This is a predicted structure of a 75-nucleotide RNA (Glycine riboswitch aptamer) from a mouse gut metagenome. Rfam family: Glycine riboswitch aptamer. From the family's description: This family represents the bacterial glycine riboswitch. The model forms 89% of the base pairs in the Rfam consensus. The RNAcentral record of the sequence draws on MGnify.

[in-house]
RNA sequence: AAUAUCGGGAGAGACCGUUUUCGGCGCCGAAGGGGUAAACCGCAGUGCAAACUCUCAGGCAGAAGGACCGGUAUU
Numbered sequence: 001a002a003u004a005u006c007g008g009g010a011g012a013g014a015c016c017g018u019u020u021u022c023g024g025c026g027c028c029g030a031a032g033g034g035g036u037a038a039a040c041c042g043c044a045g046u047g048c049a050a051a052c053u054c055u056c057a058g059g060c061a062g063a064a065g066g067a068c069c070g071g072u073a074u075u
Stems, first nucleotide, its partner, number of pairs: 001075008013025001015024003026060003032056001033054003040047001041045001
C1' cells in the first nucleotide's frame, strides 16, 4: 500500500398526486462521476488534487448504502 472483516459514521419532505416504483415540486453531498488552482516538470501541454464546486448518478422515516477514522487478519 491492497483486500477482507468489525466498530463509529452526517445532511436533506415518513411531501403531494398517482397506483405498483410513475409524475410533480422542494431539498442534501460523504458511493461513483464531471469541472478546477498553485507548486513542480517544462520547448510544449487536452499534464497535475480535493472534503472546493456541479448535482449526471445517488440520497431526503426505517432498512440498505455511505467519504472518512480506528481495530484485526492476509498478501